A computed fold for a 135-nucleotide RNA from a Verrucomicrobiota bacterium, annotated as SAM riboswitch aptamer (S box leader). Its mean pLDDT, the model's own confidence on a scale to 100, is 78.
[in-house]
RNA sequence: UUCUCAUGGCGAGUGGUUGAGGGACUGGCCCUAAGACACCACGGCAACCGGUUGGAGCUUACUUGAGCCUAGCUCCAACGCCCAGGUGCCAAAUCCAGCCCGGUUUGCCAAAAAAGGCCCCGGGGAAAAUGAGAA
Repeated sequence: UUCUCAUGGCGAGUGGUUGAGGGACUGGCCCUAAGACACCACGGCAACCGGUUGGAGCUUACUUGAGCCUAGCUCCAACGCCCAGGUGCCAAAUCCAGCCCGGUUUGCCAAAAAAGGCCCCGGGGAAAAUGAGAA
C1' cells in the first nucleotide's frame, strides 16, 4: 500500500514547546491568539487483540438411550465482568450531510391541483477512521 471481516449517539485532558491554522475530501456548521494543529511529558479511556462468570442455543467427544460429565462456536446478561501488555483513542453522533429508498403533507419554492424539489423523520449504502487477519 492492497484485500477481507468487525466496530462507531458510550467513555477519557492537564502542563510544556511552538505560533495559525484545524475538524480526511466537498458543502454546511463549528474549534481557534482566553493559543488551535503538531510534538513532548504526565494522566486517563476501554473499541479490537487477551482473560473470565451465569444463562440460552448450535455443533461435537462419550453413551443403546437418558445424561449434559468432552471440546468448540454464537447470542444474552446496562458495550456482563476483569486487565491495561500491543494497537488505538481522549471538542462536537464518524460534528452533520453528500448516493439510494421509504415516511410526513402542518411549513417553503408557489401560484388552483398534480407531479417535483427543499425542510423534517427513518432505513440502507458510499467514503474516511480504528482494530484483527491475509498478501